[in-house]
Predicted 3D model of a 253-nucleotide part of an RNA (large-subunit ribosomal RNA, domain VI) from a soil metagenome. Its Rfam family is "Bacterial large subunit ribosomal RNA". The coordinates come from a structure-prediction model, not an experiment, and the mean pLDDT is 88.
Context: one part of a larger RNA
C1' cells in the first nucleotide's frame, strides 16, 4: 500500500513446522507350555540411556570496573597508606548475567480410517469359500491428539470498547531505559513519574580496613571490630535527568 472510516485490545485456526527413540528390573510366575532343560503371551509398576525444551532454587564454569594476598619498578616530597605498569603482574575467591556437567520438563494416553494378516455372514458354483453385495478385529506407520507459528487466509474473518467535522480516539518524533536489541524493532517509563543516575537500607560477596592503643629488640600479632570495601541484584527515596513543545491522524447510507 491492501484488509473499504479512523483507532486500543482480545481473540478463530486455513495452513506450515516440532515433536516421535529405546533399554533394564520387578511383578503376574518359576505360572501357562515342556519328559527335562529352560521359560512365556496378556496386564500392572520401577528405574535408565541418547535426544529435545526450559530454568538458575542446588552442584559448578566464567565473571578483564567486586574483595583479599604478594613480587619488580615508578611516582604521590619522606614514613605509613595508596596509585599506575609489568598478560587481568602473579595468586586465592565471587555477586549478577551467560553457561552445563547441574535443576526440571516431554515422547504418553485416548479417537478416526487403514496395511499385511485374521474373521463374521455369503453366493456366482443346492457343497465349500474373509468378497463378489455387506459387516468385523487389526501397527512404532497414515488422520487426528500434543507444542509453535500463523487472517498478504487478497476468500485479508470473528469479538469488546472508545472516536464523529478539524483535529477527535489514538499514535508518532523527542527524551529516560532494559526483561528487547546489529539498525529498526519490541518492551518498561516520560513530573498525575521510581524509567536510569545518585543517595539510604539490604542480600550476596570478600575476609578483619585505615588510624590508635596494647605485646614485642623487630619482623610480626592482639584489640578496637562478623571490621572495613563492595560491578550488575532486592527494596525506599524526587536530590539529577526524562523539560517545554511539534508532527501524523476518520467516511458511506
Nucleotide at each position: 500500500c491492501g484488509u473499504u472510516g479512523g483507532a486500543g485490545a482480545u481473540u478463530u485456526g486455513a495452513a506450515g513446522g516440532g515433536a516421535g527413540c529405546u533399554g533394564u528390573c520387578c511383578u503376574u510366575a518359576g505360572u501357562a507350555c515342556g519328559a527335562g532343560a529352560g521359560g512365556a503371551c496378556c496386564g500392572g509398576g520401577a528405574u535408565g540411556g541418547a535426544c529435545a525444551g526450559a530454568c538458575c532454587u542446588c552442584u559448578g564454569g566464567u565473571g578483564u570496573a567486586c574483595c583479599a594476598g604478594u613480587u619488580g619498578u615508578c611516582c604521590u616530597g619522606c614514613c605509613a597508606a595508596g596509585g599506575g605498569c609489568a598478560c587481568u603482574g602473579c595468586u586465592g575467591g565471587g555477586u549478577a548475567g551467560c553457561c552445563a556437567a547441574g535443576u526440571u520438563u516431554g515422547g504418553a494416553a485416548a479417537g478416526g480410517a487403514u496395511a499385511a494378516a485374521c474373521g463374521c455372514u455369503g453366493a456366482a458354483a443346492g457343497c465349500a469359500u474373509c468378497u463378489a453385495a455387506g459387516c468385523g478385529u487389526g501397527a512404532a506407520g497414515c488422520c487426528c491428539c500434543c507444542c509453535c507459528u500463523a487472517a498478504g487466509a487478497u476468500a485479508a474473518g470473528a469479538u469488546c470498547u472508545c472516536c464523529u467535522u478539524a483535529u477527535c480516539a489514538g499514535a508518532c518524533c523527542c527524551c529516560u531505559u532494559g526483561u528487547a536489541g546489529a539498525c529498526g524493532a519490541c518492551a518498561a517509563g516520560g513530573u498525575u513519574g521510581a524509567u536510569a543516575g545518585g543517595c539510604u537500607g539490604g542480600a550476596g560477596g570478600u575476609g578483619g580496613a585505615a588510624g590508635u592503643g596494647c605485646a614485642g629488640u623487630a619482623a610480626u600479632g592482639c584489640a578496637u571490630g562478623c571490621a572495613g570495601c563492595u560491578g550488575a541484584c532486592c527494596a525506599g527515596u524526587a536530590c539529577u535527568a526524562a523539560u517545554c513543545g511539534g508532527u501524523c491522524g476518520a467516511a458511506a447510507g